[in-house]
RNA sequence: UCAGAUAAAGCCAAACCUGUUGAAAAGCAGGGACGGAAUACCACGGAUCCAAUUUCGCAAGGAAAGCCGGGUUGCCUGAU
Numbered sequence: 001u002c003a004g005a006u007a008a009a010g011c012c013a014a015a016c017c018u019g020u021u022g023a024a025a026a027g028c029a030g031g032g033a034c035g036g037a038a039u040a041c042c043a044c045g046g047a048u049c050c051a052a053u054u055u056c057g058c059a060a061g062g063a064a065a066g067c068c069g070g071g072u073u074g075c076c077u078g079a080u
Base pairs, nucleotide, nucleotide: 001079002078003077004076011036012035016031017030018029019028020027021026034066040072041071042070044069045068046067048063049062050061054057
């Protein structure tokens, strides 16, 4: 630098359950593993979800990085 077929030292943790915060989407903690080679980070583009309040709108705003693309950094294995 390239690749991710086989493999996995270490790592994350869907659904669901409990507690808690929030108007909601959803977040956090514990349990739990469907999965993950960026399932690490950034809401920049598209799509998606919520929308108390409110002017009742395809809306201000919010959520989500485990939807796709883009940007940044990085583990393991193999090749050079």
Predicted 3D model of an 80-nucleotide RNA (c-di-GMP-I-GGC riboswitch aptamer) from a Pseudomonadota bacterium. The source organism's lineage runs through Bacteria, Pseudomonadati and Pseudomonadota. It matches the Rfam family "c-di-GMP-I-GGC riboswitch aptamer". A reference for the family is Weinberg et al. (2017), "Bioinformatic analysis of riboswitch structures uncovers variant classes with altered ligand specificity", Proc Natl Acad Sci U S A. Model confidence (mean pLDDT): 75 of 100.